The part of an RNA shown here (small-subunit ribosomal RNA, central domain) has 350 nucleotides and comes from an uncultured bacterium. Its mean pLDDT, the model's own confidence on a scale to 100, is 86.

Context: one part of a larger RNA
């Protein structure tokens, strides 16, 4: 290298756009460096294989025959590649006519709940635990009334829901803005898959500048518990958490399943679309298209399970994997302000 994998034993890149390469729909002609054939020449002897014959046999040794991956060079062939022309529509995009959504920016705005301050009632306890203490309160707390003031998150709808490439996304209105799905014809006419590189997107935590800060709360501090408690409870609490910008680029970034296109019994709820049929109309229903879930034919899997949203039957293409440890470390390298990342070994040891 052949070969064999990648749901959970090692292994699918966190996601997309998307250069280069690889793969590439239909019918026609032309040509041909791919392909397939003939013929030369070359592929050294020996050695291996095969007959035949010499040393009594074998070993060993002479003759013939085959072998020789290729590579050169002339001749044909045109299915299949590929190139050229020419033309098709089903792949793939587009126009119309409707549809759904917590897709995305940005603005305004609305209740609850908390909290704070200022008035009133009010009066001795609040609070908190398994029980307590730290704590708060007579300078009037808890508790209730009312006026303001602030900030973050959006209860019921709410669901197995919708919606996005993935991270994610959730009060309301509004503006601007991306994708999806159905219906009909109609239009371009292979404009397609997949993608090393790059490029962008990327939860939470952390960084920087400068804002804001109810609540919650890494570090800290003080009560408890405990043999001891750098903890679990509890009082209070700074960073953070919010916003605007600019880094960071990693997660059990999971469905632990890569994108993409064929094909393979079926039964059922459930979102949003057509058609039909029935109806005065609207549901029921019946067929259908696109998501989301269960459960299960064959079929696969070690097994658990998977089962049309496949882990079944197939192609195409990228991306990994090769025994544990050391180790996702050490070195260089590139990134980053930093903290780190990302690439990625070996002695050695079992």
């Nucleotide at each position: 290298u052949u070969g064999g994998g990648c749901g959970u034993a090692a292994a699918g890149g966190g996601u997309g756009u998307g250069u280069a390469g690889g793969c590439g729909g239909u019918u026609a002609u032309g040509u041909u460096a791919g392909u397939c054939u003939u013929c030369u020449g070359u592929c050294a002897a020996a050695u291996u294989c095969u007959u035949c014959g010499g040393c009594u046999u074998a070993a060993c040794c002479g003759g013939g025959g085959g072998c020789u991956c290729g590579c050169a060079g002339a001749g044909g062939a045109a299915a299949c590649g590929g190139c050229a022309u020419a033309a098709c529509u089903c792949g793939a995009g587009g126009a119309u006519g409707g549809g759904a959504g917590a897709g995305g920016u940005g603005u305004a705005u609305g209740g609850a709940a908390c909290u704070c301050a200022u008035a009133g009632u009010g009066u001795a306890g609040g609070g908190g635990u398994g029980a307590a203490a730290u704590c708060c309160g007579u300078u009037g707390a808890u508790a209730u009334u009312a006026u303001g003031g602030g900030g973050a998150a959006c209860a019921c709808c709410a669901a197995a829901u919708g919606c996005g490439a993935a991270g994610g996304c959730a009060g309301u209105a509004c503006a601007c803005u991306g994708g999806c799905c159905c219906a009909c014809u109609c239009c371009u006419g292979a404009c397609g898959c997949u993608g090393a590189a790059a490029c962008a997107c990327g939860a939470a935590a952390g960084c920087g500048u400068g804002g804001g800060u109810a609540g919650c709360g890494a570090a800290u501090g003080g009560g408890a518990u405990u043999a001891g408690a750098u903890a679990c409870c509890c009082c209070a609490g700074u960073a953070g958490u919010c916003c605007a910008c600019g880094c960071c680029c990693u997660a059990a970034a999971c469905g632990a399943u890569g994108u993409u296109c064929u094909c393979u019994u079926g039964g059922u709820u459930u979102a949003c679309g057509g058609a039909g049929u029935a109806u005065c109309g609207a549901c029921c229903c019946u067929c259908u298209g696109u998501g989301a879930g269960c459960c299960g034919a064959a079929g696969c899997u070690a097994a658990c399970g998977c089962g049309a949203u496949a882990a079944g039957a197939g192609a195409a293409c990228c991306g990994c994997c090769u025994g544990g440890g050391u180790a996702g470390u050490a070195c260089g390298a590139c990134c980053g302000c930093a903290a780190g990342g990302u690439u990625a070994a070996a002695a050695c040891u079992c």